[in-house]
RNA sequence: CAAAGAGGUUGCGACCAAAAUCAGUCGCACUGGAGAGUCUCCCCAAGACGAAGACCCAGUGUUAAAGGUGCGGUUGCCGAAAGUCGCGUAUCGGGGGAUACGCUGCUUGGGACUUCGGGAAAUACCCGUUGGACUGUCGUUUUUUAAACGGUGCGCUUUG
Numbered sequence: 001c002a003a004a005g006a007g008g009u010u011g012c013g014a015c016c017a018a019a020a021u022c023a024g025u026c027g028c029a030c031u032g033g034a035g036a037g038u039c040u041c042c043c044c045a046a047g048a049c050g051a052a053g054a055c056c057c058a059g060u061g062u063u064a065a066a067g068g069u070g071c072g073g074u075u076g077c078c079g080a081a082a083g084u085c086g087c088g089u090a091u092c093g094g095g096g097g098a099u100a101c102g103c104u105g106c107u108u109g110g111g112a113c114u115u116c117g118g119g120a121a122a123u124a125c126c127c128g129u130u131g132g133a134c135u136g137u138c139g140u141u142u143u144u145u146a147a148a149c150g151g152u153g154c155g156c157u158u159u160g
Stems, first nucleotide, its partner, number of pairs: 001160005008078001011077006019069001027062007037049003041096004081108004086103007109135002113131001116128004136152007
C1' cells in the first nucleotide's frame, strides 16, 4: 500500500410496509351567546372573508389527514452512520426564519439505561447532554486462559 474480515440477535443506514397512535382532534353543519375584526411561524406588503354577524365561547351531529413509530420484507454496508459551526445552491412576494442538497472543519468504538434540555399530540421516537455499569479492540501490570488500570475507529485482526 492492497485484499479479506470481526464487534452486535437492539451493529449502522435506505426502501416498502401490516398495525396502532395522531383523535372523537382539525375541519364541516346546526342551535344559542356575544359584538368587530379575522385569515399565514413573526414583521411588512398584497389578497380574501366579515353587522346577510366573521374571530371567539358553549352544546349537538358528523369527522379526517400529514409528520413521527414500525409486525414483517427487500437491500447497501462496518465512519457503517449520526451530529454540529461556517459557506454555497434551490424553494417560500420581501425580511427573519424554515426545509432539502452539497462542501470544508470539528465531535462520536458500540448498544441499552439514566440527569437536564430541545423537537414532537406524546409515557412513543429523534437530537444534544450528565452519570455509572456492560461490551468490542489495543496497551501495561499481575496472583496469567482471567483480573486490574489506561487508551479508543485516520482504530483492530489475517494475508500478500